[in-house]
RNA sequence: UUUCUAUUAAGAGUGUGCGAGAGGGCAAGCUUUAUGACCACACAGCAACCUGCCGUAAGGUAAGGUGCUAAGCCUUGUAUGGAUAGGAG
Numbered sequence: 001u002u003u004c005u006a007u008u009a010a011g012a013g014u015g016u017g018c019g020a021g022a023g024g025g026c027a028a029g030c031u032u033u034a035u036g037a038c039c040a041c042a043c044a045g046c047a048a049c050c051u052g053c054c055g056u057a058a059g060g061u062a063a064g065g066u067g068c069u070a071a072g073c074c075u076u077g078u079a080u081g082g083a084u085a086g087g088a089g
Stems, first nucleotide, its partner, number of pairs: 001089008013043005021032003025078005044069003049065003052061003073081001
């Protein structure tokens, strides 16, 4: 990078640094943010896709690999849409 499968109405935040936007693209809304967002790092937590461990199984656990921690993927419309995990090339 291509492709396939599954999920996408639940859940879970503090500190430090930075300093203006952020919520995937486009359009329209709406929300959030100098009481410091977004992002980065640390710690904590949530979840249980893959591995491990326990179990006949259902299932459990949360050690390892990811992921996630405002709002239904923020809402509607649009597109061969986005995101995450696992498999294959």

SAM riboswitch aptamer (S box leader) from Lachnospiraceae bacterium XBB1006, 89 nucleotides, folded computationally. RNAcentral holds the sequence, with entries from Rfam.